[in-house]
C1' cells in the first nucleotide's frame, strides 16, 4: 500500500427503497403449596461516522473510522 466482507435491542441475527423484526437475554401477571418448565403482555435500536441521491434511504453512491480475511 491493494481487495473483498462485516458494522441494525444487553448478546446471536433477519429484514433485496416506502413510518424496524425474531430468537436468547430482563420485567410484569397468569398457573404452581412452591420453584423450574409453559402461557400472555411490556421495556429495549435512529441503524458505526458523516455528506450525496431520492417524494421517501438500515436498503442505492461517496469519503472516512473499527473488526476479519487475502495479495503484495
Nucleotide at each position: 500500500g491493494g481487495g473483498c466482507c462485516g458494522u441494525u435491542a444487553g448478546c446471536u441475527c433477519a429484514g433485496c427503497g416506502g413510518u424496524a423484526g425474531a430468537g436468547c437475554g430482563g420485567a410484569a401477571c397468569g398457573c404452581u403449596u412452591a420453584u423450574a418448565a409453559c402461557g400472555u403482555u411490556c421495556a429495549g435500536g435512529c441503524g458505526g461516522u458523516a455528506g450525496g441521491u431520492u417524494c421517501g434511504a438500515c436498503u442505492c453512491c461517496u469519503a472516512c473510522a473499527c473488526g476479519g480475511c487475502c495479495c503484495a
Molecule: transfer RNA
Organism: marine sediment metagenome